[in-house]
RNA sequence: UGAUAAAGGCAAACCUGUCGAAAGGCAAGGGCGCAAAGCCACCGGUCUAAGGAUUCUUCGGAAUGUAUGAUCGCGGGGCUGCCAGG
Numbered sequence: 001u002g003a004u005a006a007a008g009g010c011a012a013a014c015c016u017g018u019c020g021a022a023a024g025g026c027a028a029g030g031g032c033g034c035a036a037a038g039c040c041a042c043c044g045g046u047c048u049a050a051g052g053a054u055u056c057u058u059c060g061g062a063a064u065g066u067a068u069g070a071u072c073g074c075g076g077g078g079c080u081g082c083c084a085g086g
Stems, first nucleotide, its partner, number of pairs: 001084002009034002014029001016027004032073001038079003042076003045071003051066001053064004
C1' cells in the first nucleotide's frame, strides 16, 4: 500500500425463534456487501422515549420535549490484527 491470488474471516435485506416499552440486541437460515464489516460510545450525526418533567384533560388519557437506551455495516478518533506486495 490493498490490483491479483491463496489460507481463511465477517455477514445487509428478508425469514424464524427469543429478549426489550421502543430503537434495537442475540441465535439459526440467508448473502447485499466488507481489507479492519475486529474491539472501544471518546467527538459529531442518526434512531428510540420506558422512566421522570412540562402542558392539556372528559381524569381514561393525550401532546411536547428529554438518554441514563441504541447504532462502531453513518463519519471522525483511539487500540489491536491475518494474508499479499513494497